[in-house]
RNA sequence: CCCGUGUUCCGGGGUCGGUGAGAAUCCGAACCGGCGGUGACAGUCCGCGAACCUCGCUUCCGCGAGGCCGAUCCGGUGAAAUUCCGGUACCGACGGUGAUGCGUGAGAGUACUCGCGCUAGUCCGGAUGAGAGGAACGCGCC
Numbered sequence: 001c002c003c004g005u006g007u008u009c010c011g012g013g014g015u016c017g018g019u020g021a022g023a024a025u026c027c028g029a030a031c032c033g034g035c036g037g038u039g040a041c042a043g044u045c046c047g048c049g050a051a052c053c054u055c056g057c058u059u060c061c062g063c064g065a066g067g068c069c070g071a072u073c074c075g076g077u078g079a080a081a082u083u084c085c086g087g088u089a090c091c092g093a094c095g096g097u098g099a100u101g102c103g104u105g106a107g108a109g110u111a112c113u114c115g116c117g118c119u120a121g122u123c124c125g126g127a128u129g130a131g132a133g134g135a136a137c138g139c140g141c142c
Stems, first nucleotide, its partner, number of pairs: 003140008015029004030122002032092002034048004043090002052067006073087004094125003101118007
C1' cells in the first nucleotide's frame, strides 16, 4: 500500500417567446443529465440510489422485507468506444397548481354557452431531508 475500523466534510441540473382575462403547465423554440462499473470519457450498456406501491414491526420518529423502476441508432477513428467525433432519435418518480389544448356529456343551433375528466424533466412542495457513493484524516493490522 491493501484490508478493517472510526471521525469529519462533500454528495442533482435546467426558460425564454407566443396566444390569452388567466399558463414558468398549452403551443413553439431552448435548456438539463445523481452514483459505481464497463479494454476509451455513458441520461439511453450493466448495476445502484432516490421516489412510488404492498406487507410486517414500532408509542412516535422510523426500521425491515418484497415489488415497481424510463429512454439510440447509423456512420467514422481506433487494438479497444451503444461511452469519443459527425449525424439522427428518445427518456424523465410522487403530491400540488392549470385551459385558451385534447377527450367527453348537456344545452343551443352553425354564433356559441356550461359541466366533468386529462395534461409540468425545467414552477411550488416533502427536501436546510435521505442517499448510491466520493474525499481527507485518525487508529489498528502488516
A computed fold for a 142-nucleotide RNA from Leucobacter luti, annotated as FMN riboswitch aptamer (RFN element). Its mean pLDDT, the model's own confidence on a scale to 100, is 81. It was read from a public genome assembly, where an Rfam model found it.